This is a predicted structure of a 79-nucleotide RNA (c-di-GMP-I riboswitch aptamer) from Geobacter sp. Of the family's consensus pairs, 100% are formed in the model. The organism belongs to Geobacter, within Bacteria. The sequence was found by an Rfam model in a public genome assembly. Rfam family: c-di-GMP-I riboswitch aptamer. Rfam's curators write: GEMM was predicted in a large-scale screen for bacterial structured RNA regulatory elements. The prediction has a mean pLDDT of 87.
[in-house]
RNA sequence: CUCCGAUAAGAGCAAAACCAGGGCAACCUGGCGACGCAGAACGACGGGUCCGCGGCGCGCGGACGGCCGAGUCGCCGAA
Numbered sequence: 001c002u003c004c005g006a007u008a009a010g011a012g013c014a015a016a017a018c019c020a021g022g023g024c025a026a027c028c029u030g031g032c033g034a035c036g037c038a039g040a041a042c043g044a045c046g047g048g049u050c051c052g053c054g055g056c057g058c059g060c061g062g063a064c065g066g067c068c069g070a071g072u073c074g075c076c077g078a079a
Stems, first nucleotide, its partner, number of pairs: 004077002012037002018031005035066001041072002045069003048064007
């Protein structure tokens, strides 16, 4: 350094439900709350799923990075 990933250490994130607000919707933001996460960090490039509209085997626009791949950057170090 790479692979790998501890009942290690220190930090970090925060599912569902509920409350408030936004959006036609998928869903988002904040609060509360922890199911989980070594990338549950970043960005919609490819695939996928979901929503809206249309002329509906498709197209256009959108949502999800906590579905997968690839990319960028990155903490720790037992076996």